Molecule: transfer RNA
Organism: Minisyncoccota bacterium
RNA sequence: UCCGCGGUAGUUGAGUGGUACAACGCCUCCCUGUUAAGGAGGAUUUCGCAGGUUCGAAUCCUGCCCGCGGAG
Numbered sequence: 001u002c003c004g005c006g007g008u009a010g011u012u013g014a015g016u017g018g019u020a021c022a023a024c025g026c027c028u029c030c031c032u033g034u035u036a037a038g039g040a041g042g043a044u045u046u047c048g049c050a051g052g053u054u055c056g057a058a059u060c061c062u063g064c065c066c067g068c069g070g071a072g
Stems, first nucleotide, its partner, number of pairs: 001071007010024004018055001026042005048064005
């Protein structure tokens, strides 16, 4: 320098054009002699950054940044 894959909640991941989800974690309550386990509810993501396409973009296109792998 070139090619491929990836970047989404505190963490690990799903979601490939139409209200951003799950598990774990966190907070409140119930239960319990207490803790743990169990049950109910809640907060937290403007989807790596900037443009473009579209009625509508996490998703498609372009450039850039970061990580992993490969080629030279």